[in-house]
RNA sequence: GUACGAUAAUAGCAAACCCGGCCACGAUGCCGGGGGCGCAAAGCCGCGGGGCUGAAAAGACACAGGUCUUAGCCGGUCGGGCUGCCGAA
Repeated sequence: GUACGAUAAUAGCAAACCCGGCCACGAUGCCGGGGGCGCAAAGCCGCGGGGCUGAAAAGACACAGGUCUUAGCCGGUCGGGCUGCCGAA
């Protein structure tokens, strides 16, 4: 250094749920407090798979509902890329 990773150290994030607040009233909305399932990348990107939306616009198929693509959302769904703390075996 790489891989890997702990009943180590330091720091961080944080699900469900509860309380309060807000309006734009929801693609699991947002903010504050509590909480602590979990996470060595649960940091960043949003590239591929996946999930979701179908409000507006365009296109294709269908012409009854609709489906698909473009488009948009998620990222604590899996993979990928970039960055990064610590160091027992």